[in-house]
The part of an RNA shown here (small-subunit ribosomal RNA, 5' domain) has 468 nucleotides and comes from a soil metagenome.
Context: one part of a larger RNA
RNA sequence: GGACGAACGCUGGCGGCGUGCAUAAAACAUGCAAGUCGAACGGACCAAAGCCGCAAGGCUGAGGUCAGUGGCGAACGGCUGAGUAACACGUAGGUGACCUGCCCUGAAGUGGGGGACAACUCCUCGAAAGAGGGGCUAAUACCGCAUGUGACCAUCCAUUCAUUUGGAUGCUCAAAGCAGCAAUGCGCUUCAGGAGGGGCCUGCGGCGGAUCAGCUAGUUGGUGGGGUAACGGCUCACCAAGGCUACGAUCCGUAGCUGGUCUGAGAGGAUGACCAGCCAGACUGGGACUGAGACACGGCCCAGACUCCUACGGGAGGCAGCAGUUAGGGAUCUUGUGCAAUGGGGGAAACCCUGACACAGCAACGCCGCGUGAGGGAUGAAGGCCUUCGGGUCGUAAACCUCUUUUCUGAGCAACGGCUAACUACGUGCCAGCAGCCGCGGUAAUACGUAGGUUGCGAGCGUUGUCC
Numbered sequence: 001g002g003a004c005g006a007a008c009g010c011u012g013g014c015g016g017c018g019u020g021c022a023u024a025a026a027a028c029a030u031g032c033a034a035g036u037c038g039a040a041c042g043g044a045c046c047a048a049a050g051c052c053g054c055a056a057g058g059c060u061g062a063g064g065u066c067a068g069u070g071g072c073g074a075a076c077g078g079c080u081g082a083g084u085a086a087c088a089c090g091u092a093g094g095u096g097a098c099c100u101g102c103c104c105u106g107a108a109g110u111g112g113g114g115g116a117c118a119a120c121u122c123c124u125c126g127a128a129a130g131a132g133g134g135g136c137u138a139a140u141a142c143c144g145c146a147u148g149u150g151a152c153c154a155u156c157c158a159u160u161c162a163u164u165u166g167g168a169u170g171c172u173c174a175a176a177g178c179a180g181c182a183a184u185g186c187g188c189u190u191c192a193g194g195a196g197g198g199g200c201c202u203g204c205g206g207c208g209g210a211u212c213a214g215c216u217a218g219u220u221g222g223u224g225g226g227g228u229a230a231c232g233g234c235u236c237a238c239c240a241a242g243g244c245u246a247c248g249a250u251c252c253g254u255a256g257c258u259g260g261u262c263u264g265a266g267a268g269g270a271u272g273a274c275c276a277g278c279c280a281g282a283c284u285g286g287g288a289c290u291g292a293g294a295c296a297c298g299g300c301c302c303a304g305a306c307u308c309c310u311a312c313g314g315g316a317g318g319c320a321g322c323a324g325u326u327a328g329g330g331a332u333c334u335u336g337u338g339c340a341a342u343g344g345g346g347g348a349a350a351c352c353c354u355g356a357c358a359c360a361g362c363a364a365c366g367c368c369g370c371g372u373g374a375g376g377g378a379u380g381a382a383g384g385c386c387u388u389c390g391g392g393u394c395g396u397a398a399a400c401c402u403c404u405u406u407u408c409u410g411a412g413c414a415a416c417g418g419c420u421a422a423c424u425a426c427g428u429g430c431c432a433g434c435a436g437c438c439g440c441g442g443u444a445a446u447a448c449g450u451a452g453g454u455u456g457c458g459a460g461c462g463u464u465g466u467c468c
Stems, first nucleotide, its partner, number of pairs: 001468004006464005013370006019363002021328001026326003030323003035072003040069002043066004049060004079281003089205007096161001098198003103194008111145001113143002120135006150173002153170006177186003207253003214244003219241008256278004260271004283304005306317004334360001336359003342356001343354004373403004383394004412457005417438003423452005433440002
């Protein structure tokens, strides 16, 4: 000098665009943040209109609401950085060891049956959360049968480096309907391919400590069984005794990684806020279930700590989502508006949901732009300060005139000994104080305090902290 997610002091007019718990991954009141589909299904309630009836009312019933069964979504989006020195990340490859819902392309099919369980109703238990039993019922829920384009598996033949490819035989395996007057549309099942997404493996790369020198028993390899979508000590039994390490194993400390960001002429150094990619976590530890996908932030189970309710028997909860509260801290915002846009989920659609997002609010926290007037105006007014008492200076500054603006408001902060741009007076008297370094102050202090003046920057200016 530059930079900052800054803070503090003094000051503070406007706008645009950004940014805003870096500390306690501390604890959380309250509200909201993931639903949707009646064109999958049965029901409950309400009910326009119509019909019957003198009336009370009854029947049919478009449509609407509601929970339940069922489907899809909830594995995305949002937050955080605790852990992790690791194939976590980056980069380049491999998968002849793999998976893939929705979407796209192609081939083939969608026949015929059955038995339940919620809802509902009845009963029982419980303070509650909730639970149990009897009975009825529908489906795109569940289960057989048929068909088999095909697929899986087994055997055989040929082929191959191969568990590859082709063929034959045998066994096993499908399906669901809904809307519409219809045409048709949306679905459903099996298979092949694609796109996008993911799993696994490998080479190389990126912290400190040797005052850490030896480490290792599922450890290293083999055979076999199990397991997985898949290779593999992934797991188990048996067998062998291996494997890593001074090119730093192991241990300890620290740390999410990257694109980037800051600085620098560069090499390099530092850093990883915002934005983007990947990873990891969701009160702490462990576990699986469902599913195409999770070992699942707003799902489940167990244990623990904590908080809350209780009739003491037992229950409920998880803001590292958006706001907000308390705490900690030098320090970091509104319990706002809207789904109008973009994007996402569901739906045939209308539409519904969306604290993602778009906006608004607060904060000079940052960057950028603009304003606080422009021209004229000397008797160099008054006043302040200095003075050698002549004068000098603030100073064209003001007043005043003209103009612009609808009107009003509308400049500060730091410094002035050298480094470093800018000097005098008074006060003080090694006191009070200053100070980044050198150093100032003990009676004429350009260095302390005040005033006038000056210099620098300007809605900011200084100080502190951190990096280059």
Annotation
The coordinates come from a structure-prediction model, not an experiment, and the mean pLDDT is 88.